[in-house]
RNA sequence: GGAGUUGGCCAGACAGUCGCGGCUGCGUCGCAAGAUGCAGCGGAGGAAAGUCCGGGCUCCACAGGGCAGGACGCCAGGUAACACCUGGGCGGCGAGAGCCGACGGAAAGUGCAACAGAAAGAUACCGCCUAUCAUCACCAGAGGAUACUCUGGUGAAUGAGGUAAGGGUGAAAUGGUGCGGUAAGAGCGCACCGCGCAAGUGGUAACACGAGCGGCAUGGUAAACCCCGUCCGGAGCAAGACCAAAUAGGUAUCCCAUGGCGCGGCCCGCGCUGGAUACGGGUAGGUUGCUCGAGGCGUUUGGCGACAAACGUCCCAGAUGAAUGACUGUCCAAGACAGAACCCGGCUUAUCGGCCAACUCCGCCU
RNA sequence: GGCUGGAUGGCAGAGUGGCUAUGCAGCGGCCUGCAAAGCCGUGUACGCCGGUUCGACUCCGGCUCCAGCCU
Repeated sequence: GGAGUUGGCCAGACAGUCGCGGCUGCGUCGCAAGAUGCAGCGGAGGAAAGUCCGGGCUCCACAGGGCAGGACGCCAGGUAACACCUGGGCGGCGAGAGCCGACGGAAAGUGCAACAGAAAGAUACCGCCUAUCAUCACCAGAGGAUACUCUGGUGAAUGAGGUAAGGGUGAAAUGGUGCGGUAAGAGCGCACCGCGCAAGUGGUAACACGAGCGGCAUGGUAAACCCCGUCCGGAGCAAGACCAAAUAGGUAUCCCAUGGCGCGGCCCGCGCUGGAUACGGGUAGGUUGCUCGAGGCGUUUGGCGACAAACGUCCCAGAUGAAUGACUGUCCAAGACAGAACCCGGCUUAUCGGCCAACUCCGCCU
Repeated sequence: GGCUGGAUGGCAGAGUGGCUAUGCAGCGGCCUGCAAAGCCGUGUACGCCGGUUCGACUCCGGCUCCAGCCU
């Protein structure tokens, strides 16, 4: 100098003018609620987004039993909790820094595998085999007058049977190579490699190494059902609470205590209680929940780290037709994605460009 | 703001991991004097991007769009 990797940070700046909504103080009006003027303070994000996970909060019984259902799935730790994070293991990728991984179980059971192929989980299509059996053909010997019978051998033509070495199919075909062996073959035997079991050793564990043993069984698929382990009650701030108007009085039909409602997939259990539909009638909204919180920043300590503790310090949007904007000027590297609506921790997705730190590889110079 | 469901030719609408049916519409032919009806034939259809799998419309994750419910 070039090419990269990881982590963190910023998200146009400054000035002026005019606005918008919030809080505080003062003034004016008002019995009050409140309205209005002035001043001061503060006014979007790293994702406020998707609503995909987890929790707080609220109501239902501060939630109970069972079934069903769902989520997660190497180990240890962190945390309020998690599907998140940290550290480690194993597997894969990369030359490396480093990155990626839904990473329990297929000898509990069931299912599935189109087409091709003999065969897809138990199988013989072609091929190979006469050691074995039956038939056949030929040869030799024996018996017999012939017919024929018996014995032995040869052939391997037919059938039985054996064989997974070879062929071909497929995404996938029953360990691989070599030697021996055999009728032909075959872990049938042996050597090496692979695989399985495993005493023991190290490690909290996952796991690693592994004396020795086994001739090799148990093909794949669980983001198929399922099994094992752990966890999960439901609904959501349009939850819920308070104030206030109305829900009056009726008609018709149906169901009815083994009922109906709260209650959500179901049953039990608990609480309340007559309910549903149609006609007709009435109606009005306001306040709160609301932002001080598993909070931010700094220092120290513990820990490899995620994180935790102690001390100090700060208050940092809270609207409800819903604010956070417009114009002008100057500057530069020319400004991306995008706008809070109960709150918080994560993940995912979108995003112009820039800065910092650590590390890797290559080239050159000293 | 919160919750739920969906996306398959031009339209509607089925689909069990193994060639995506069917109807209407369109086009061509047959039939007819001409039409209609009928019959025969005909086409770049699974919203997009990844993953699991031998194989994905289907299973899983993310994104986009559409619809409905709660005041």

Annotation:
This is a predicted complex of two RNAs, RNase P RNA and transfer RNA, with 437 nucleotides together. The prediction has a mean pLDDT of 76. Rfam match: Bacterial RNase P class A. By type it is a ribozyme.